This is a predicted structure of a 337-nucleotide part of an RNA (large-subunit ribosomal RNA, domain IV) from a Bacteroidales bacterium.
[in-house]
Context: one part of a larger RNA
RNA sequence: CCGUGGCUAAGGAACUAGGCAAACUGGACCUGUAACUUAGGGAUAAAGGUCUCCUCCGGGUGACCGGGGGACGCAGAUAAAUGGCCCAGGCGACUGUUUAGCAAAAACACAUGGCUUUGCGAAAUCGAAAGAUGAAGUAUAAGGCCUGACACCUGCCCGGUGCCGGAAGGUUAAGAGGGGGGGUUAUCCCGAGUAAUUGGGAGAAGCUCUGAAUUGAAGCCCCGGUAAACGGCGGCCGUAACUAUAACGGUCCUAAGGUAGCGAAAUUCCUUGUCGGGUAAGUUCCGACCUGCACGAAUGGUGUAACGAUCUGGGCGCUGUCUCAGCCACGAGCUCG
Numbered sequence: 001c002c003g004u005g006g007c008u009a010a011g012g013a014a015c016u017a018g019g020c021a022a023a024c025u026g027g028a029c030c031u032g033u034a035a036c037u038u039a040g041g042g043a044u045a046a047a048g049g050u051c052u053c054c055u056c057c058g059g060g061u062g063a064c065c066g067g068g069g070g071a072c073g074c075a076g077a078u079a080a081a082u083g084g085c086c087c088a089g090g091c092g093a094c095u096g097u098u099u100a101g102c103a104a105a106a107a108c109a110c111a112u113g114g115c116u117u118u119g120c121g122a123a124a125u126c127g128a129a130a131g132a133u134g135a136a137g138u139a140u141a142a143g144g145c146c147u148g149a150c151a152c153c154u155g156c157c158c159g160g161u162g163c164c165g166g167a168a169g170g171u172u173a174a175g176a177g178g179g180g181g182g183g184u185u186a187u188c189c190c191g192a193g194u195a196a197u198u199g200g201g202a203g204a205a206g207c208u209c210u211g212a213a214u215u216g217a218a219g220c221c222c223c224g225g226u227a228a229a230c231g232g233c234g235g236c237c238g239u240a241a242c243u244a245u246a247a248c249g250g251u252c253c254u255a256a257g258g259u260a261g262c263g264a265a266a267u268u269c270c271u272u273g274u275c276g277g278g279u280a281a282g283u284u285c286c287g288a289c290c291u292g293c294a295c296g297a298a299u300g301g302u303g304u305a306a307c308g309a310u311c312u313g314g315g316c317g318c319u320g321u322c323u324c325a326g327c328c329a330c331g332a333g334c335u336c337g
Base pairs, nucleotide, nucleotide: 002331003330004329005328006327007326008325010323011322014321019318027051028050029049030048031047036041038149052071053070054069055068056067057066058065059064072076084316085315086314087313088312089311090310091308092307096108097107113146114145115144116143117142118141124133125132126131150303151302152301153300155233156232157231160230161229162226163225164224165223166222169221170220171219175215176214180210181209182208183207184206187202188201189200190199191198192197234252235251236250237249238248261295262292273289274288275287276286277285
């Protein structure tokens, strides 16, 4: 000097990002126990008392239990082991699950609710197929997606995208169709030549190249539906007999202009908003206000008892966390031997 333990005057969180760490508490019996609540809980709530030994009495078969009197010690659950507690708020209902090796959570899951697909050789999935899972199941079933106990609720918009339905019209592929056009040419015509031949033109059938009209499904356009499908849910101006504000009016735009509830919030930039509470003093916290930069209803909204190695604020108790450090034990290092 370091590590691990033990003790500490007075104070008692002044430490610190934060009571991190440590301390307090702790067992059994008796008494007693609040708000709130889903009436189960909360609850070991909280807050108190007793605990050894001797003797007498009562009860008990007995271990022992209850009562009276007394004794000793600093200490009677004499060791070890063995909850600190309370108040308020956020989030998530809960028990669970998770980043093997920096994250255990408010993340995932969950019971519940909803939408949707699927009639059975089901849909869905794996596979080239056979085949298999689904399921030796059958819509109270199985798959997909979202939500996430419970309570009260879940508003408006179908214009866009998606899905579902419709089939009149438009568009539309291969295919069908084959008007016509091009090439070739038997043959014919015209010119040149005595002739052989040669130049030009027309041109059937066949073969060949091309190919118009017409016909031709789904899809798309179109017409409806659908938001617990993906999603979206306005602006400007004026107005009341103090002022201020605007129940009210005007106007523009939209598919429709955010309803209930909540709100400086896990969301608020300005911002340490303003007011109240708590403190001597509070950028955090709690309760309000609403001017919501940029909450909002199953991408769920608002509450909520219980629960949480969760996060935040406060209090009691307790303490070497601190004022401020000291001593002791053991171990390591170093020095000496």
Notes: Its Rfam family is "Bacterial large subunit ribosomal RNA".